[in-house]
RNA sequence: ACUUAAUAAGGGCAAACUUAUCGAAAGGUAAGGACGCAAAGCCAUGGGUCUAAGGAGAGUUUUCUAAGAUAGCCAGGCUGCUAGG
Numbered sequence: 001a002c003u004u005a006a007u008a009a010g011g012g013c014a015a016a017c018u019u020a021u022c023g024a025a026a027g028g029u030a031a032g033g034a035c036g037c038a039a040a041g042c043c044a045u046g047g048g049u050c051u052a053a054g055g056a057g058a059g060u061u062u063u064c065u066a067a068g069a070u071a072g073c074c075a076g077g078c079u080g081c082u083a084g085g
Base pairs, nucleotide, nucleotide: 002085003084004083005082012037013036017032018031019030020029021028022027035072041078042077043076045075046074047073048070049069050068054065055064056063057062058061
């Protein structure tokens, strides 16, 4: 440096849910809490998925739309600990 993640060591992160808060919403942030994760570390480039304030229609209610969101959906890019080969 490349590769693998079976077994160890030191550890790390934190789903659902609860409370507070931001947001039109999806969802985010903080505290608690652990379903799980060898990148569940970082990045919105491609695809998928979620939401629809605003906008465009249809008409008293509904359809479409992302430049919003999702990295713990997948692919991709960058970086990292330990052990084996």

Model confidence (mean pLDDT): 87 of 100. The RNA shown here (c-di-GMP-I riboswitch aptamer) has 85 nucleotides and comes from Fonticella tunisiensis. It was read from a public genome assembly, where an Rfam model found it.